[in-house]
RNA sequence: AAAGGGCAAACCGCUCGCGAGGGCGGGACGCAAAGCUACGGGCCUCCGCGGGGAGGUGGCCGGGCUGCCGAA
Repeated sequence: AAAGGGCAAACCGCUCGCGAGGGCGGGACGCAAAGCUACGGGCCUCCGCGGGGAGGUGGCCGGGCUGCCGAA
């Protein structure tokens, strides 16, 4: 640079949740790990007078684990 492909933002419908947000379907903004993982940080939600506690976000960043093809 290719080849075979893969995932799926916003938004919409249904659904679960107090909520952040999650699931399924439609839909594609994008992604070489946009595969998995909540270990560290950030941000978000809930509870608390506070110290703090319980959650969410992996498509915010980093770390860890794994993976297709190819010049190599």